[in-house]
Context: one part of a larger RNA
RNA sequence: CACCUGGUGAAUGGCUCGGCUCGAGCGCCGACGACGGACGUGCCAAGCUGCGAAAAGCUGUAGGAAGCCGCACGGAGGCCAAGAACUACAGAUCUCCGAAUGGGAAUCCCCCCGCAAUUGCCUCGCGCAAUGGGGAACGCCGAGAACUGAAACAUCUCAGUAUCGGCAGGAACAAAAAGCAAACGCGAUGUCGCUAGUAACGGCGAGUGAACACGACAAAGUCCAAACCGAAGCCCUCACGGGCAAUGUGGUGUAUGGACUGACAUUCAUCAUCGGAACCGUCUCAUGAAGUCUCCUGGAACGGAGCAUGAAACAGGGUGACAAUCCCGUAAUGAGAAUCAGUACGAUGUGCGUCAGCUCCCGAGUAGCAGGGGUCGGAAAUCCCUUGUGAAUGUCGCGGGCAACGACCGCGAAGACUCAAUACGACUCGAGACCGAUAGCGAACAAGUAGUGUGAACGAACGCUGAAAAGCACCCCGAAAAGGGAGGUGCAAUAGGGCCUGAACUCAGGUGGCG
Numbered sequence: 001c002a003c004c005u006g007g008u009g010a011a012u013g014g015c016u017c018g019g020c021u022c023g024a025g026c027g028c029c030g031a032c033g034a035c036g037g038a039c040g041u042g043c044c045a046a047g048c049u050g051c052g053a054a055a056a057g058c059u060g061u062a063g064g065a066a067g068c069c070g071c072a073c074g075g076a077g078g079c080c081a082a083g084a085a086c087u088a089c090a091g092a093u094c095u096c097c098g099a100a101u102g103g104g105a106a107u108c109c110c111c112c113c114g115c116a117a118u119u120g121c122c123u124c125g126c127g128c129a130a131u132g133g134g135g136a137a138c139g140c141c142g143a144g145a146a147c148u149g150a151a152a153c154a155u156c157u158c159a160g161u162a163u164c165g166g167c168a169g170g171a172a173c174a175a176a177a178a179g180c181a182a183a184c185g186c187g188a189u190g191u192c193g194c195u196a197g198u199a200a201c202g203g204c205g206a207g208u209g210a211a212c213a214c215g216a217c218a219a220a221g222u223c224c225a226a227a228c229c230g231a232a233g234c235c236c237u238c239a240c241g242g243g244c245a246a247u248g249u250g251g252u253g254u255a256u257g258g259a260c261u262g263a264c265a266u267u268c269a270u271c272a273u274c275g276g277a278a279c280c281g282u283c284u285c286a287u288g289a290a291g292u293c294u295c296c297u298g299g300a301a302c303g304g305a306g307c308a309u310g311a312a313a314c315a316g317g318g319u320g321a322c323a324a325u326c327c328c329g330u331a332a333u334g335a336g337a338a339u340c341a342g343u344a345c346g347a348u349g350u351g352c353g354u355c356a357g358c359u360c361c362c363g364a365g366u367a368g369c370a371g372g373g374g375u376c377g378g379a380a381a382u383c384c385c386u387u388g389u390g391a392a393u394g395u396c397g398c399g400g401g402c403a404a405c406g407a408c409c410g411c412g413a414a415g416a417c418u419c420a421a422u423a424c425g426a427c428u429c430g431a432g433a434c435c436g437a438u439a440g441c442g443a444a445c446a447a448g449u450a451g452u453g454u455g456a457a458c459g460a461a462c463g464c465u466g467a468a469a470a471g472c473a474c475c476c477c478g479a480a481a482a483g484g485g486a487g488g489u490g491c492a493a494u495a496g497g498g499c500c501u502g503a504a505c506u507c508a509g510g511u512g513g514c515g
Base pairs, nucleotide, nucleotide: 001512002511003510004509005508006507007506013500014464015463018435019434020432021431022430023429024428025427026425027424028134029133036097037096038095039052040051041050043075044074047071048070058091059090060089061088062087063086067079068078069077102110103109104108111114117131118130119129120128121127138169139167140166141165142164143163149156153203179186180185190217191216192215193214200208201207221417222416223415224363228251229250232249233244234243235242236241257361258360259359260357261356262355263354264353271349272348273347274346275345281339282337283336284335285334286333287332291307292323293306294305295304296303308325309324310314316328317327318326368389369388370387371386372385373384374383396412397411398410399409400408451458452457471499475485476484477483
């Protein structure tokens, strides 16, 4: 130096009870005490899981089936055809802390045994009720940066972003024109595409940046205040009775204007109350075809050869190797549950509508204007805040992208509600020209664990025996529960417990070559 035999080592290959992404479904919990935690709880019990002093559980109903006493396959002891285990639903129990709520506190203690606090009603008694806290992202409202870019930097940009606070829901917000448009017309809102990097803004620098229209998805419209009527009304109570209410309960009525007056017509709109589906899809369950025929290899047939069979089922998984016909399933059919949905629809009550008169009503510190600011693409022409000023009343008012006036066109502010189309994904299911253990979530394993930090917080590594434990009885060496020999099991033990495969680096022994 080469090779051989082993060791160490863990790559590689194969595998996957885990992840990732997409799609669909579905979407709130809580004083009836949640989310989360502490401490307990088992025959033996450290962890996880379950459960709560009735404590890996108790009761009922339905399913279920011969086995069962969680992960966890051990010992001991039990349960079960008088139907266990397991599954679904319902009920019981449910320590202590925690919104934590009788007072206090490092999950414990004390008492006079309590809705503490804040609210509503109130018979004024916490009597009857409500709120509080949590939730992955999504939503609305409020507060609101800087790095950065501008090749420096201050207006500007990053950006109304990050972050913080408040609040709500399964969605939220918005929403039925004092709207757009343009001389034609449209007809609430939302979202997507396009319009368009256009109009516009901008130390007109860097950059920022719509809308109408058009095409789609989805569609749904309503109620007050007032005019007029005037107690005809509402609440508590078994009742009696009481309370609210002329500072107006209730009726009418709402832009297609209405009230009022008169005439006509008829009961289909709307609203209120009550009843109340279904299909598809999803989940759970039931039925569910056809070889375990012959030979060979093998430890094993699911392989090879031969001969058959089903298919509305040749998706997939398991089974001692690659199985349509062995098992679970699958196609198809059927049953039930939740969702769909208190929706569609139905019932009852109300009453839609037409014409004429032109008496009455139609939201005020509002519309508008001025000063100052914020914001916006909004330029004189976005929206908002603040200070001041301040109308009109349908013969009126607002808008139509400079101001003013008129015409024309559109609309009726200063009250309110509203499904769907949309967003998100904690949860469930399905799928993948996604990953396959240094990958994929940080986490396939005791994972937010071990560990680190006063703390906020940071944060790993660790998968694979075999078909089946058959997990090496007995004997020998040894101080030995170490290690080994021999032996046995097994197809295999160079599959012997961090055990599939077992590369390289590296170590030992050996053989050969050179020296």